[in-house]
């Protein structure tokens, strides 16, 4: 000092004024007064995991879905550490992860031919014609052959050699890949070795299938509680023909209407209450553990709304950009709704750590 990898944090402070939704305490009980407190690193997407209701304490099969290399962590995951193996990088590092040597499918364009492999060119035997400097060379045909060209992402083991008319695992040496077994190592995924076998077996599982493991269902508009007016139930009283009872302001007449009328109980509709935030909770120390985590000890309390609050102005000063300056301009994704663990996405601008490569200079 340049380029690059990877893990983490901040998401402008501060004060003043006017709002706004919840707690608390005051009393002159008022839409008052004073204290207090009031979005995130993703509140997102609602994909995944759990807690917490309810439903029939949900055992067993099916169907259907998630997921898939080892071992560890957790309340539990498809999350996360750590390791194994493949690809990619000079490397730090990252990315992928059952089973295609059960079975079936699939593969565009090109190419003759794409999986029981293929004869276009090109080699090569014979055969028939033609041609000739008699070496040979054209053209047809029957066959042979996967060595050499061509197509293609991808052509059915790779290099030597032998053999062959020309060629090939046809055979042999290496070497590589499988299969099956043996030894060492390691909890294990796997690693190293040795031995046999046949001669090689092609991609795809975010393709059906198989194989292994887990999932009862619906969700906080879940669930409990209180509980008007109508209207309908049940019970108990009264009453049932000009009769109880209603209307006419009340009280007596009177009048009209008339088969119901009280009372009380229960389910339930609005409509209020709860759930409702103290929690698998932050943060600091120590103690095991590579680490994820886990204990343990000491501190803090940090929205809880329901047509749904958290906001707007103004000033300081800090960044960032344009200017010599004076000044201007600029600051993002985005906002709880029952309660956490994740994972994906979106994000101005900035900070801190570890680690690599490359060049210089001591």
């Nucleotide at each position: 000092g340049g380029a690059g990898u990877u893990g983490g944090c901040c998401a402008g402070a501060c004060u003043g004024u006017c709002g706004c939704c919840g707690c608390g305490a005051g009393c002159u009980u008022g839409u008052c007064u004073c204290g207090g407190g009031g979005a995130g690193g993703a509140a997102a997407g609602u994909c995944c995991g759990g807690g917490c209701u309810c439903c029939g304490c949900a055992g067993g099969g099916u169907a259907g879905g998630a997921c898939g290399c080892u071992g560890g962590g957790u309340a539990a995951c498809u999350c996360c550490c750590a390791g194994g193996g493949g690809g990619a990088g000079c490397g730090a590092u990252u990315c992928c992860c059952g089973u295609c040597a059960c079975g079936u499918g699939c593969a565009a364009c090109a190419g003759a031919g794409a999986g029981u492999a293929g004869a276009c060119c090109g080699c090569c035997u014979c055969c028939g014609g033609g041609u000739u400097u008699c070496g040979g060379c054209c053209c047809g045909g029957c066959g042979g052959u996967a060595a050499g060209g061509g197509u293609g992402a991808a052509a059915g083991g790779g290099u030597g050699g032998g053999g062959u008319a020309a060629g090939a695992g046809c055979c042999c040496a290496c070497c590589g890949g499988c299969u099956g077994u043996c030894a060492u190592g390691g909890u294990g995924a796997c690693a190293u070795g040795g031995c046999a076998g046949g001669c090689c077996a092609g991609g795809u599982g975010a393709a059906c299938u198989c194989c292994g493991u887990c999932c009862g269902g619906a969700g906080c508009a879940a669930g409990a509680c209180c509980a008007a007016a109508u209207a309908g139930g049940g019970u108990a009283g009264c009453g049932c023909u000009g009769u109880a009872g209603g209307u006419c302001g009340a009280c007596c007449c009177g009048a009209c209407c008339g088969a119901g009328c009280u009372a009380c109980c229960g389910g339930g509709u609005a409509g209020g209450u709860u759930g409702c935030u103290u929690g698998a909770g932050g943060c600091g120390g120590c103690u095991g553990g590579u680490a994820a985590c886990a204990g343990u000890c000491g501190u803090c309390c940090u929205a809880g709304a329901u047509g749904a609050a958290u906001g707007a102005c103004a000033g300081u000063c800090g960044c960032c950009c344009c200017g010599u300056a004076a000044g201007g301009g600029g600051a993002a994704c985005a906002a709880g709704a029952c309660c956490c663990g994740g994972c994906u996405u979106a994000u101005c601008g900035g900070c801190c750590g570890a680690c690599u490569c490359c060049a210089a200079u001591u």
The RNA shown here (Bacterial RNase P class A) has 362 nucleotides and comes from Pseudodesulfovibrio sp. zrk46. The coordinates come from a structure-prediction model, not an experiment, and the mean pLDDT is 77. The RNAcentral record of the sequence draws on ENA. The source organism's lineage runs through Bacteria, Pseudomonadati, Desulfovibrionales, Desulfovibrionaceae and Pseudodesulfovibrio.